Overview
Model confidence (mean pLDDT): 89 of 100. A computed fold for a 350-nucleotide part of an RNA from an uncultured bacterium, annotated as small-subunit ribosomal RNA, central domain. It matches the Rfam family "Bacterial small subunit ribosomal RNA". Rfam links the family to the GO terms structural constituent of ribosome and ribosome. RNAcentral holds the full RNA, with entries from ENA, Greengenes and SILVA.
Context: one part of a larger RNA
RNA sequence: CUGGGUGUAAAGGGCGUGUAGGCGGAGCUGCAAGUCAGAUGUGAAAUCCCGGGGCUCAACCCCGGAACUGCAUUUGAAACUGUAGCCCUUGAGUAUCGGAGAGGCAAGCGGAAUUCCUAGUGUAGCGGUGAAAUGCGUAGAUAUUAGGAGGAACACCAGUGGCGAAGGCGGCUUGCUGGACGACAACUGACGUUGAGGCUCGAAAGCGUGGGGAGCAAACAGGAUUAGAUACCCUGGUAGUCCACGCCGUAAACGAUGAUUACUAGGUGUCGGGAACCUAUAGGUUUUCGGUGCCGCAGCAAACGCAAUAAGUAAUCCACCUGGGGAGUACGUUCGCAAGAAUGAAACUC
Repeated sequence: CUGGGUGUAAAGGGCGUGUAGGCGGAGCUGCAAGUCAGAUGUGAAAUCCCGGGGCUCAACCCCGGAACUGCAUUUGAAACUGUAGCCCUUGAGUAUCGGAGAGGCAAGCGGAAUUCCUAGUGUAGCGGUGAAAUGCGUAGAUAUUAGGAGGAACACCAGUGGCGAAGGCGGCUUGCUGGACGACAACUGACGUUGAGGCUCGAAAGCGUGGGGAGCAAACAGGAUUAGAUACCCUGGUAGUCCACGCCGUAAACGAUGAUUACUAGGUGUCGGGAACCUAUAGGUUUUCGGUGCCGCAGCAAACGCAAUAAGUAAUCCACCUGGGGAGUACGUUCGCAAGAAUGAAACUC
RNA backbone atom coordinates (compact mmCIF):
# COMPACT_ATOMS: atom_id res chain seq x y z
C1' C A 1 0.00 0.00 0.00
C1' U A 2 -3.91 -3.38 0.09
C1' G A 3 -7.10 -5.43 3.45
C1' G A 4 -9.70 -5.17 7.90
C1' G A 5 -11.74 -1.93 11.28
C1' U A 6 -13.39 2.65 14.84
C1' G A 7 -20.08 1.89 21.77
C1' U A 8 -16.54 -0.89 25.86
C1' A A 9 -10.24 -4.12 22.79
C1' A A 10 -6.02 0.95 18.88
C1' A A 11 -9.46 4.21 16.35
C1' G A 12 -15.53 9.42 15.17
C1' G A 13 -12.75 15.49 14.36
C1' G A 14 -15.87 19.38 20.63
C1' C A 15 -19.85 21.54 17.27
C1' G A 16 -21.41 24.11 13.03
C1' U A 17 -20.97 26.81 8.28
C1' G A 18 -19.02 26.27 3.79
C1' U A 19 -14.61 26.46 -0.72
C1' A A 20 -12.17 22.90 -3.88
C1' G A 21 -13.19 17.91 -4.67
C1' G A 22 -16.24 13.25 -4.40
C1' C A 23 -21.24 11.30 -5.03
C1' G A 24 -26.22 12.42 -6.85
C1' G A 25 -34.05 12.02 -8.68
C1' A A 26 -37.87 10.86 -13.32
C1' G A 27 -38.57 11.37 -18.98
C1' C A 28 -37.04 12.54 -24.23
C1' U A 29 -33.33 13.88 -27.98
C1' G A 30 -28.26 14.68 -29.70
C1' C A 31 -22.72 14.04 -29.12
C1' A A 32 -19.29 10.12 -28.28
C1' A A 33 -14.78 11.83 -23.54
C1' G A 34 -15.06 7.24 -20.36
C1' U A 35 -17.00 2.19 -21.93
C1' C A 36 -17.59 -1.97 -25.59
C1' A A 37 -16.60 -4.38 -30.58
C1' G A 38 -13.84 -4.88 -35.39
C1' A A 39 -9.53 -3.65 -38.53
C1' U A 40 -4.43 -1.85 -39.31
C1' G A 41 0.38 -0.47 -37.44
C1' U A 42 3.58 -1.00 -33.52
C1' G A 43 4.77 -3.64 -29.02
C1' A A 44 13.63 -5.19 -30.76
C1' A A 45 16.29 -9.51 -29.32
C1' A A 46 17.02 -12.32 -25.08
C1' U A 47 13.99 -13.92 -20.73
C1' C A 48 9.02 -16.47 -19.07
C1' C A 49 5.28 -20.43 -21.09
C1' C A 50 4.21 -24.60 -24.80
C1' G A 51 6.07 -28.23 -28.68
C1' G A 52 10.48 -30.22 -30.81
C1' G A 53 15.99 -30.84 -31.20
C1' G A 54 21.80 -30.83 -29.69
C1' C A 55 25.88 -31.70 -25.87
C1' U A 56 25.88 -39.64 -22.56
C1' C A 57 21.67 -36.70 -18.59
C1' A A 58 20.92 -31.98 -16.38
C1' A A 59 22.25 -27.08 -16.05
C1' C A 60 23.26 -24.85 -20.76
C1' C A 61 22.39 -24.09 -26.03
C1' C A 62 19.37 -24.15 -30.88
C1' C A 63 14.55 -24.06 -33.81
C1' G A 64 9.28 -23.14 -34.06
C1' G A 65 4.83 -21.36 -31.75
C1' A A 66 2.23 -18.66 -28.25
C1' A A 67 2.54 -14.46 -25.43
C1' C A 68 4.17 -9.40 -24.58
C1' U A 69 -2.75 -8.40 -21.25
C1' G A 70 0.21 -1.93 -23.83
C1' C A 71 0.03 2.32 -27.18
C1' A A 72 -1.47 4.88 -31.68
C1' U A 73 -4.65 5.42 -35.98
C1' U A 74 -9.30 4.20 -38.00
C1' U A 75 -14.50 2.21 -38.56
C1' G A 76 -18.72 1.31 -35.67
C1' A A 77 -22.42 0.62 -31.04
C1' A A 78 -25.18 3.98 -27.56
C1' A A 79 -27.36 0.44 -22.41
C1' C A 80 -24.51 2.86 -18.27
C1' U A 81 -21.20 7.25 -16.63
C1' G A 82 -20.12 12.00 -18.85
C1' U A 83 -21.69 16.20 -21.77
C1' A A 84 -25.44 19.63 -24.47
C1' G A 85 -30.59 20.92 -25.14
C1' C A 86 -35.83 20.42 -23.77
C1' C A 87 -39.08 18.89 -20.00
C1' C A 88 -41.28 16.78 -14.98
C1' U A 89 -42.35 16.92 -9.51
C1' U A 90 -41.68 12.81 -5.76
C1' G A 91 -35.78 15.20 -3.29
C1' A A 92 -34.78 20.36 -1.69
C1' G A 93 -36.51 25.25 -0.99
C1' U A 94 -40.28 29.44 -0.91
C1' A A 95 -45.24 31.43 0.21
C1' U A 96 -49.89 31.12 3.41
C1' C A 97 -52.29 29.58 8.10
C1' G A 98 -51.50 27.60 13.12
C1' G A 99 -49.89 26.32 17.86
C1' A A 100 -45.36 24.67 21.36
C1' G A 101 -40.66 25.83 23.70
C1' A A 102 -35.22 27.30 30.37
C1' G A 103 -33.25 28.83 21.91
C1' G A 104 -30.24 33.77 21.74
C1' C A 105 -29.36 39.22 22.96
C1' A A 106 -30.67 43.72 25.72
C1' A A 107 -33.30 46.58 29.36
C1' G A 108 -36.40 46.84 33.60
C1' C A 109 -38.76 44.69 37.90
C1' G A 110 -39.71 40.98 42.21
C1' G A 111 -39.75 37.94 46.66
C1' A A 112 -37.30 34.32 50.02
C1' A A 113 -32.52 33.49 52.22
C1' U A 114 -27.22 34.48 53.81
C1' U A 115 -23.96 38.52 55.49
C1' C A 116 -23.16 43.44 57.30
C1' C A 117 -24.85 48.27 59.59
C1' U A 118 -28.28 51.18 62.96
C1' A A 119 -31.93 50.98 66.89
C1' G A 120 -35.08 48.18 70.61
C1' U A 121 -35.86 43.78 73.99
C1' G A 122 -32.67 40.64 76.69
C1' U A 123 -28.33 37.98 79.52
C1' A A 124 -24.17 34.61 79.58
C1' G A 125 -23.02 32.17 76.81
C1' C A 126 -22.68 31.18 71.35
C1' G A 127 -20.49 28.30 67.68
C1' G A 128 -18.47 23.76 66.23
C1' U A 129 -17.43 18.17 66.56
C1' G A 130 -17.08 11.39 66.76
C1' A A 131 -15.24 14.12 71.00
C1' A A 132 -12.87 18.77 71.29
C1' A A 133 -10.20 23.08 70.55
C1' U A 134 -8.86 27.38 67.72
C1' G A 135 -12.83 31.36 66.98
C1' C A 136 -16.94 34.99 68.65
C1' G A 137 -19.06 37.21 73.39
C1' U A 138 -20.08 41.58 79.71
C1' A A 139 -16.57 47.17 74.96
C1' G A 140 -23.35 43.09 75.67
C1' A A 141 -22.57 38.25 71.50
C1' U A 142 -26.02 34.05 70.19
C1' A A 143 -31.55 34.61 70.14
C1' U A 144 -35.57 38.02 68.81
C1' U A 145 -38.14 42.71 66.66
C1' A A 146 -37.96 47.01 63.35
C1' G A 147 -35.39 49.79 59.66
C1' G A 148 -31.44 50.05 56.07
C1' A A 149 -27.19 48.51 52.66
C1' G A 150 -25.11 45.24 49.17
C1' G A 151 -24.00 41.11 46.08
C1' A A 152 -25.12 36.52 44.09
C1' A A 153 -28.58 32.72 42.98
C1' C A 154 -33.74 32.05 41.42
C1' A A 155 -37.29 27.15 46.28
C1' C A 156 -42.23 25.14 44.85
C1' C A 157 -43.95 24.47 39.50
C1' A A 158 -40.02 20.33 37.67
C1' G A 159 -41.18 15.78 34.59
C1' U A 160 -35.68 9.31 31.34
C1' G A 161 -40.58 17.19 30.29
C1' G A 162 -38.97 21.26 26.64
C1' C A 163 -35.36 24.15 23.43
C1' G A 164 -30.50 24.49 20.98
C1' A A 165 -25.49 22.38 15.98
C1' A A 166 -22.50 21.48 20.08
C1' G A 167 -20.85 24.00 24.50
C1' G A 168 -25.29 24.85 26.96
C1' C A 169 -30.23 27.20 28.54
C1' G A 170 -34.68 27.64 34.44
C1' G A 171 -37.97 34.02 38.94
C1' C A 172 -41.27 37.77 36.20
C1' U A 173 -42.21 41.55 32.27
C1' U A 174 -41.09 44.13 27.73
C1' G A 175 -38.38 44.88 23.10
C1' C A 176 -35.36 42.75 19.13
C1' U A 177 -34.21 38.01 17.00
C1' G A 178 -32.74 32.47 15.21
C1' G A 179 -34.49 27.56 14.44
C1' A A 180 -37.73 23.37 14.47
C1' C A 181 -42.87 21.27 13.95
C1' G A 182 -48.01 20.62 11.94
C1' A A 183 -51.70 21.79 8.08
C1' C A 184 -52.31 23.14 2.98
C1' A A 185 -50.32 21.87 -1.91
C1' A A 186 -50.08 27.94 -4.46
C1' C A 187 -44.81 28.91 -6.44
C1' U A 188 -39.41 27.55 -8.03
C1' G A 189 -37.85 23.19 -10.70
C1' A A 190 -32.70 18.85 -8.67
C1' C A 191 -31.51 24.37 -6.67
C1' G A 192 -29.37 18.02 -3.31
C1' U A 193 -25.64 15.40 -0.04
C1' U A 194 -20.85 15.11 2.08
C1' G A 195 -17.00 18.26 2.87
C1' A A 196 -9.73 18.28 2.63
C1' G A 197 -8.19 23.38 3.64
C1' G A 198 -10.68 28.15 5.41
C1' C A 199 -14.02 30.75 8.80
C1' U A 200 -17.41 30.98 13.15
C1' C A 201 -19.04 29.14 17.89
C1' G A 202 -17.05 26.55 21.97
C1' A A 203 -18.08 24.25 29.87
C1' A A 204 -14.80 25.00 33.77
C1' A A 205 -10.17 26.75 35.04
C1' G A 206 -6.58 30.44 33.59
C1' C A 207 -4.67 35.45 31.56
C1' G A 208 -5.00 41.27 30.49
C1' U A 209 -7.53 46.19 31.67
C1' G A 210 -11.31 48.50 34.59
C1' G A 211 -15.30 47.70 38.04
C1' G A 212 -17.74 44.69 41.91
C1' G A 213 -17.31 41.54 46.15
C1' A A 214 -22.96 39.02 50.02
C1' G A 215 -22.15 33.82 50.26
C1' C A 216 -18.74 30.10 48.90
C1' A A 217 -13.69 29.23 48.55
C1' A A 218 -7.75 26.94 45.70
C1' A A 219 -3.38 29.19 48.21
C1' C A 220 -2.40 30.49 53.22
C1' A A 221 -2.95 30.71 58.91
C1' G A 222 -4.66 28.41 63.23
C1' G A 223 -7.27 24.19 66.03
C1' A A 224 -7.89 18.96 66.03
C1' U A 225 -6.82 13.75 64.38
C1' U A 226 -2.35 10.87 63.85
C1' A A 227 3.58 7.32 64.79
C1' G A 228 3.67 11.42 61.23
C1' A A 229 -0.92 14.37 58.69
C1' U A 230 2.26 19.51 53.98
C1' A A 231 -4.86 15.56 54.06
C1' C A 232 -9.80 13.98 55.35
C1' C A 233 -12.94 17.21 60.26
C1' C A 234 -13.29 22.41 62.52
C1' U A 235 -12.45 28.10 62.87
C1' G A 236 -10.83 31.87 59.71
C1' G A 237 -9.38 33.42 54.82
C1' U A 238 -6.93 35.77 49.58
C1' A A 239 -7.11 35.00 44.39
C1' G A 240 -11.31 33.35 42.00
C1' U A 241 -16.46 32.82 41.51
C1' C A 242 -20.05 38.18 39.43
C1' C A 243 -20.04 42.52 35.39
C1' A A 244 -17.84 45.04 30.76
C1' C A 245 -14.31 44.47 26.88
C1' G A 246 -10.28 41.44 24.96
C1' C A 247 -7.55 36.65 24.99
C1' C A 248 -7.15 31.32 25.80
C1' G A 249 -9.42 26.90 22.65
C1' U A 250 -9.04 22.70 26.09
C1' A A 251 -12.61 18.44 28.95
C1' A A 252 -14.84 11.30 30.69
C1' A A 253 -16.40 18.53 25.03
C1' C A 254 -19.77 11.08 26.32
C1' G A 255 -24.68 8.28 23.52
C1' A A 256 -17.03 6.99 25.06
C1' U A 257 -21.65 5.60 18.99
C1' G A 258 -19.45 11.30 12.30
C1' A A 259 -23.13 13.35 8.62
C1' U A 260 -27.06 12.21 4.98
C1' U A 261 -30.66 8.88 2.51
C1' A A 262 -33.63 4.35 1.89
C1' C A 263 -35.51 -0.27 3.77
C1' U A 264 -36.51 -4.02 7.84
C1' A A 265 -42.06 -7.77 13.47
C1' G A 266 -44.47 -5.88 17.40
C1' G A 267 -45.82 -3.74 22.48
C1' U A 268 -46.04 0.33 25.97
C1' G A 269 -45.23 5.55 28.15
C1' U A 270 -44.56 10.77 27.29
C1' C A 271 -44.11 15.91 24.59
C1' G A 272 -45.88 19.23 20.16
C1' G A 273 -49.38 19.37 15.98
C1' G A 274 -53.36 17.32 12.35
C1' A A 275 -57.78 14.19 10.79
C1' A A 276 -62.21 11.03 11.67
C1' C A 277 -65.77 9.16 15.19
C1' C A 278 -68.01 8.95 20.12
C1' U A 279 -69.16 11.76 24.34
C1' A A 280 -70.19 16.37 24.65
C1' U A 281 -67.92 19.65 31.12
C1' A A 282 -63.65 16.90 31.41
C1' G A 283 -62.35 13.53 28.00
C1' G A 284 -62.17 8.73 25.20
C1' U A 285 -61.21 5.47 20.64
C1' U A 286 -58.85 4.94 15.88
C1' U A 287 -55.32 7.01 12.70
C1' U A 288 -51.25 10.31 10.88
C1' C A 289 -46.59 13.55 11.14
C1' G A 290 -42.41 15.24 14.22
C1' G A 291 -39.50 14.60 18.94
C1' U A 292 -38.15 11.88 23.48
C1' G A 293 -37.94 7.03 26.73
C1' C A 294 -38.58 1.74 28.04
C1' C A 295 -39.31 -3.54 26.51
C1' G A 296 -38.69 -6.84 22.55
C1' C A 297 -38.45 -10.25 17.08
C1' A A 298 -35.36 -11.00 12.88
C1' G A 299 -30.50 -9.72 12.15
C1' C A 300 -25.82 -8.26 14.18
C1' A A 301 -22.07 -8.83 18.15
C1' A A 302 -15.99 -11.76 21.30
C1' A A 303 -19.37 -11.04 24.96
C1' C A 304 -21.86 -7.17 27.36
C1' G A 305 -25.55 -5.72 24.60
C1' C A 306 -27.82 -2.90 20.03
C1' A A 307 -32.45 -3.58 17.95
C1' A A 308 -37.07 2.01 13.05
C1' U A 309 -33.38 7.40 17.89
C1' A A 310 -29.45 0.22 15.16
C1' A A 311 -24.25 -1.41 17.07
C1' G A 312 -29.50 -4.66 11.44
C1' U A 313 -29.58 -4.44 5.63
C1' A A 314 -27.45 -1.15 1.77
C1' A A 315 -25.39 3.55 -0.63
C1' U A 316 -22.31 8.31 -0.70
C1' C A 317 -18.70 11.53 1.51
C1' C A 318 -15.41 13.04 5.50
C1' A A 319 -12.34 11.98 9.97
C1' C A 320 -9.45 8.38 12.40
C1' C A 321 -6.70 3.31 13.82
C1' U A 322 -2.57 -0.40 12.57
C1' G A 323 1.40 -4.14 19.47
C1' G A 324 2.98 -2.03 24.76
C1' G A 325 6.54 1.51 26.72
C1' G A 326 9.60 5.62 25.14
C1' A A 327 5.42 9.88 24.24
C1' G A 328 1.23 13.24 23.14
C1' U A 329 7.66 13.54 24.80
C1' A A 330 12.00 15.81 21.64
C1' C A 331 13.08 18.85 17.45
C1' G A 332 11.11 22.17 13.81
C1' U A 333 6.92 25.18 12.47
C1' U A 334 2.23 27.95 13.40
C1' C A 335 -0.74 30.35 17.17
C1' G A 336 -0.73 32.70 22.30
C1' C A 337 0.68 38.34 26.85
C1' A A 338 1.67 34.01 29.51
C1' A A 339 0.01 29.36 30.99
C1' G A 340 0.31 26.61 27.05
C1' A A 341 -2.34 24.76 22.48
C1' A A 342 -1.96 22.51 17.47
C1' U A 343 1.06 19.51 14.37
C1' G A 344 4.19 15.40 15.89
C1' A A 345 8.94 11.60 15.45
C1' A A 346 13.29 8.48 16.47
C1' A A 347 17.04 5.84 19.13
C1' C A 348 16.34 2.30 22.75
C1' U A 349 13.41 -1.51 25.12
C1' C A 350 9.66 -5.66 26.04